[in-house]
RNA sequence: UCAGACGGUCGGAUGGCCGCCUUCCGCGACGGGGAAACCCUGCGGGGGGAGGAAAGUCCGGGCUCCACGGAAGCACGGUGCCGGUUAACGGCCGGCGGGGGCGACCCCAGGGAAAGUGCCACAGAAAGCAAACCGCCGGUGCGGCUUCGGCCCCAUCGGCAAGGGUGAAAGGGUGCGGUAAGAGCGCACCGCGUCCCCGGCGACGGGGACGGCAUGGUAAACCCCACCGGGAGCAAGACCGAAUAGGGGCGGCCGGCCGGGGCCUUCGGGCCGCCGGCAGGCGGGUUUCCGCGCCGCCGCCCGGGUAGGUCGCGCGAGGCGUCCGGCAACGGGCGUCCCAGACGAAUGGCCAUCCAGUGCCCGCAAGGGCAUGGACAGAACCCGGCUUACAGGCCGUCUGACGCA
RNA sequence: GCCGGCUUAGCUCAGUUGGUAGAGCAGUUGAUUUGUAAUCAUCAGGUCGGGAGUUCGAGUCCCCCAGCCGGCACCA
Numbered sequence: 001u002c003a004g005a006c007g008g009u010c011g012g013a014u015g016g017c018c019g020c021c022u023u024c025c026g027c028g029a030c031g032g033g034g035a036a037a038c039c040c041u042g043c044g045g046g047g048g049g050a051g052g053a054a055a056g057u058c059c060g061g062g063c064u065c066c067a068c069g070g071a072a073g074c075a076c077g078g079u080g081c082c083g084g085u086u087a088a089c090g091g092c093c094g095g096c097g098g099g100g101g102c103g104a105c106c107c108c109a110g111g112g113a114a115a116g117u118g119c120c121a122c123a124g125a126a127a128g129c130a131a132a133c134c135g136c137c138g139g140u141g142c143g144g145c146u147u148c149g150g151c152c153c154c155a156u157c158g159g160c161a162a163g164g165g166u167g168a169a170a171g172g173g174u175g176c177g178g179u180a181a182g183a184g185c186g187c188a189c190c191g192c193g194u195c196c197c198c199g200g201c202g203a204c205g206g207g208g209a210c211g212g213c214a215u216g217g218u219a220a221a222c223c224c225c226a227c228c229g230g231g232a233g234c235a236a237g238a239c240c241g242a243a244u245a246g247g248g249g250c251g252g253c254c255g256g257c258c259g260g261g262g263c264c265u266u267c268g269g270g271c272c273g274c275c276g277g278c279a280g281g282c283g284g285g286u287u288u289c290c291g292c293g294c295c296g297c298c299g300c301c302c303g304g305g306u307a308g309g310u311c312g313c314g315c316g317a318g319g320c321g322u323c324c325g326g327c328a329a330c331g332g333g334c335g336u337c338c339c340a341g342a343c344g345a346a347u348g349g350c351c352a353u354c355c356a357g358u359g360c361c362c363g364c365a366a367g368g369g370c371a372u373g374g375a376c377a378g379a380a381c382c383c384g385g386c387u388u389a390c391a392g393g394c395c396g397u398c399u400g401a402c403g404c405a
Numbered sequence: 406g407c408c409g410g411c412u413u414a415g416c417u418c419a420g421u422u423g424g425u426a427g428a429g430c431a432g433u434u435g436a437u438u439u440g441u442a443a444u445c446a447u448c449a450g451g452u453c454g455g456g457a458g459u460u461c462g463a464g465u466c467c468c469c470c471a472g473c474c475g476g477c478a479c480c481a
Base pairs, nucleotide, nucleotide: 001401002400003399004398005397006396007395008394009393010392012354013353014352015351016350017349018348020049021048022047023046024045025044026043027042031040032039033038051376055387056386058385059384060383061382062381063233064232065231066230076229077228078227079226080225081095082094083093084092085091096110097108098107099106100105111224112223116222117221118218119217120216133164134163135160136159137158138157139156140155141154143152144151145150172190173189174188175187176186177185191213192211193210194209195208196207197206198205199204237311238310239309240308247302248301249300250299251298252297253296254273256278257277258276259275260274261272262271263270264269280295281294282293283292318337319336320335321334322333323332324331325330355374357372358371359370360369361368362367406477407476408475409474410473411472412471415430416429417428418427424461432448434446435445436444454470455469456468458466
């Protein structure tokens, strides 16, 4: 210098003018709206006013209500190497094992397949207590050729799993020996399994002996093992509380018939504006007929809910600085600060200068001039994570290649 | 704000122990007819919303995004 890996951080700056939301103080009429609860206006001044993701709602908690005597179990759901961290987690940190990269470094839902069940399409001879298509080798029979050593074709009976072929996968791999041909058949190394020793809290690592290989894959298929989980969510929930309708109580007025039901009873009956039917009344349409709808009226009181209003709702697992413990995640001490709270939802607009960026022009170059122009996105109960989106800039650590000293 | 569901051909939908993606309508071409419709035959059309993962193999199983749809306060 080029190429790259990892981590952190910023996310335009300053000034002026006009506005918005919230909060506090003072002044003014103690005013306005509303039944009430409660809310609101003007002037002056002070404080605060989006994010690293406020997003997706994927996990975990606080908080609230519901259910519940405690514990355990079943069902269902989730997590899954080991140790730590935390309020908790599927997060994070440090290790282990496997895989990738020359390397810095990155990736892994990473328990159990010798408890059981299921599946492994097509192809292939055979796909799960394995099998023999081509092939290799041997015996027998018939035949052919012959340089008489043998060689070949066909049929049949056996042996083999080395080679070919199929497949994602064919019952350890490489080499040597061995054999009729072969084969863990024997041996060496590697892999695998069992046992023992050593190191480590542990995952695991190292070494030794034995075993001739049994045990294919799939658990983000059922399942087994270990651990965790009661459910719903601020439209949770708490308080205040109209009009209308409906519920209950009391009083007054007016109340015909039949059937049923309920309550009381001294068994003679009494009460109930309870149900059904008829009659009656009222309403509008056209007087009757017919058909439709409604049916006690008035007054006072009580309680629940709705509209509406207030709270929940901003001091918190809080921010910043510093010191200590720890490799780190994180924990502890001290100091300091108070820092958005809307609800048809504030956090904005314009101008000037500058800072990056982009384009054009001038200049050999350093540089200068003009124009353009600032990503993703926006709180809504709060917090810890994860994931996703993001123009561009800055800082730190490290790796590889080349060059120079 | 919170909680659920869906996405497969131009349209409406099927698709189960994971193994070549289908149906109806619409469309193309041909036959039939004087011609059209109907009918018959035939053909085409799919990155299964997108991206990663598990697996030999994913429309299906798992995770992350995108789009669309629905529900809720609240009682007598």